[in-house]
RNA sequence: CGACAACAAGGGCAAACCCGUCGAAAGGCGGGGACGCAAAGCUUCCGGUCUAAGGGCUCCUACCAGGGCCUACGACAGCGGGGUUGCCGGU
Numbered sequence: 001c002g003a004c005a006a007c008a009a010g011g012g013c014a015a016a017c018c019c020g021u022c023g024a025a026a027g028g029c030g031g032g033g034a035c036g037c038a039a040a041g042c043u044u045c046c047g048g049u050c051u052a053a054g055g056g057c058u059c060c061u062a063c064c065a066g067g068g069c070c071u072a073c074g075a076c077a078g079c080g081g082g083g084u085u086g087c088c089g090g091u
Base pairs, nucleotide, nucleotide: 006091007090012037013036017032018031019030020029021028022027035078041084042083043082045081046080047079048076049075050074054071055070056069057068058067059066
């Protein structure tokens, strides 16, 4: 100097739930709140999961409307992997 592990100190993030707001939804954002987290910082490249407005097929139907199935171009980085950046560092 580098890597790994445990403990320490100072800090960091914030699940469920509630309120507001945006959204068709999944979900996002802000406030409250802490289940947890050593990358729970960032990134959809790979797998996975969620949603289905729009689109496709179909049922019903005089029409309007309505139902079912499929579909991501929408999401999840707190589902896993990869990439990338990074604080403290006393024993």